[in-house]
Molecule: RNase P RNA; transfer RNA
Organism: Binataceae bacterium (SeqCode)
RNA sequence: GGAGUGGGCCGGACGGUCGCCUCGCCGCGAGGCGGGGAGGAAAGUCCGGGCUCCACAGGGCAGGAUGGCCGCUAACGGCGGCGCGGAGCGAUCCGCGGAAAGUGGCACAGAAAACAAACCGCCCGCAAGGGUAAGGGUGAAACGGCGGGGUAAGAGCCCACCGGCGUGCGAGUGAUCGCGCGCGCAUGUCAAACCCCAUCCGGAGCAAGACCAAAUAGGAGGGUGAGUGGCCCGCUCAAACCCUCGGGUAUGGUCGCUAGAGCCGGCGGGUAACCGCUGGUCCAGAGGAAUGACCGCCGCCCGCCUCGGCGGGUACAGAACCCGGCUUACAGGCCCACUCCGGCU
RNA sequence: UCCCCGGUAGCUCAGUCGGUAGAGCGGACGGCUGUUAACCGUCAUGUCGCUGGUUCGAAUCCGGCCCGGGGAGCCA
Numbered sequence: 001g002g003a004g005u006g007g008g009c010c011g012g013a014c015g016g017u018c019g020c021c022u023c024g025c026c027g028c029g030a031g032g033c034g035g036g037g038a039g040g041a042a043a044g045u046c047c048g049g050g051c052u053c054c055a056c057a058g059g060g061c062a063g064g065a066u067g068g069c070c071g072c073u074a075a076c077g078g079c080g081g082c083g084c085g086g087a088g089c090g091a092u093c094c095g096c097g098g099a100a101a102g103u104g105g106c107a108c109a110g111a112a113a114a115c116a117a118a119c120c121g122c123c124c125g126c127a128a129g130g131g132u133a134a135g136g137g138u139g140a141a142a143c144g145g146c147g148g149g150g151u152a153a154g155a156g157c158c159c160a161c162c163g164g165c166g167u168g169c170g171a172g173u174g175a176u177c178g179c180g181c182g183c184g185c186a187u188g189u190c191a192a193a194c195c196c197c198a199u200c201c202g203g204a205g206c207a208a209g210a211c212c213a214a215a216u217a218g219g220a221g222g223g224u225g226a227g228u229g230g231c232c233c234g235c236u237c238a239a240a241c242c243c244u245c246g247g248g249u250a251u252g253g254u255c256g257c258u259a260g261a262g263c264c265g266g267c268g269g270g271u272a273a274c275c276g277c278u279g280g281u282c283c284a285g286a287g288g289a290a291u292g293a294c295c296g297c298c299g300c301c302c303g304c305c306u307c308g309g310c311g312g313g314u315a316c317a318g319a320a321c322c323c324g325g326c327u328u329a330c331a332g333g334c335c336c337a338c339u340c341c342g343g344c345u
Numbered sequence: 346u347c348c349c350c351g352g353u354a355g356c357u358c359a360g361u362c363g364g365u366a367g368a369g370c371g372g373a374c375g376g377c378u379g380u381u382a383a384c385c386g387u388c389a390u391g392u393c394g395c396u397g398g399u400u401c402g403a404a405u406c407c408g409g410c411c412c413g414g415g416g417a418g419c420c421a
Stems, first nucleotide, its partner, number of pairs: 001341010012298001014296005020037007039316001043327002046325005051205004058233004063201005068082005083096005097196002102194002104190003119136002121132004144162002147159003163185001164183008209255004219245005225237003247420002262281008299314007346417007355370004364401001372388005394410005
């Protein structure tokens, strides 16, 4: 210098004028002064948790989710480290229970698609027939691979190596790894097919839920116990609950509502995710509607030309109970660590 | 804000267990008729909303996106 891998961060700044939402103070009031006012994804609503109500939730069935191991955590399908397999020269990336419990699928092609089977070929045989899974061909996939021996031709039929399975010992918390011994080899593939194993999950959602206020026909008919999810049990409640019709109220108010698994810094523990201690700090809480507009100047990008100006643009997107993740969108830019190649010293 | 459904020829819809996608209406052409309709025959229909993955193979199974539709006040 070139090519690349992994991760983190920013995502306009300053001044002026005029506004919007909200809180506090002052003022009889009009209004005035002061504080605060979007994001890394506020998004999709895909997971998990808090919170609220129903037994602060229990037993069973059904159903769903997850899936190497260990840890982190409030929890997770997230994150960290490790193990094995695969890709890459490498940094690094991707994948992950069970197919020797059972059921089932494997189109077309092919002889045969899974208790096997002989189309061509090879061998024996006059033939009929038999032997043969080595070779050919088909296919996504063909019943361990390669070499040697052996044989009529062949074949784990026998042997070495590799692979596989079983078992013992050792290392490790464990996934797993190492070494030894045994077995000629059974056990094709698919579980994002049913299923099996292990672990986890009660349901609903802030329109949860609580209180206050207004109004009346707090009514009529029917059904059924209801609270509960799909069901059963159990528990609680005793006059409620559901449907239809009719009526009223008016899109009522207050709380829930934002001080929290919060944010910033320091120290310590841990490889890390993360945790502990400590100091500082308060940072949107709406009706779904606010969080802005213009001017000047600077920054960045693009285009044009008489190289200094002119013109245009400045991403994705926008809170609504809160939080931890994941995923998706994003103009442009910055930083860190590492790998490979080339050159020079 | 929350919850729940759907997306397949031009339109309305099938397609249970993965094997290469149909039906009706509509359209085009031909026939019948003096002509039209009706009727008869033939034909074309399609990235199965998009994009990754699992599989030999995906409309179908599993993720992630993009559209479209519906529902939720109080007395109760």